[in-house]
RNA sequence: GCGGGUGUAGUUUAGUGGUAGAAUACCUGCCUUCCAAGCAGGGGACGAGAGUUCGAUUCUCUCCACCCGCA
Numbered sequence: 001g002c003g004g005g006u007g008u009a010g011u012u013u014a015g016u017g018g019u020a021g022a023a024u025a026c027c028u029g030c031c032u033u034c035c036a037a038g039c040a041g042g043g044g045a046c047g048a049g050a051g052u053u054c055g056a057u058u059c060u061c062u063c064c065a066c067c068c069g070c071a
Stems, first nucleotide, its partner, number of pairs: 001070007010024004018054001026042005047063005
């Protein structure tokens, strides 16, 4: 330099066009003499930009990061 793949919450992930769900972690409360465990609740995410569309995490393009291959 060329080609391919992956990017969703702190972490692991679901989601093939109709305003993103879970687990775990974190915070609060309950329980407990205290801690842990358990129960209830809460906040937090679509890598960036553009395009198509009434509507994009999803489709297209460019860029960025990482991984693989070729040279």

This is a predicted structure of a 71-nucleotide RNA (transfer RNA) from a Parcubacteria group bacterium. It was read from a public genome assembly. Model confidence (mean pLDDT): 84 of 100. It matches the Rfam family "tRNA". By type it is a transfer RNA. Lineage of the source: Bacteria > Bacteria candidate phyla.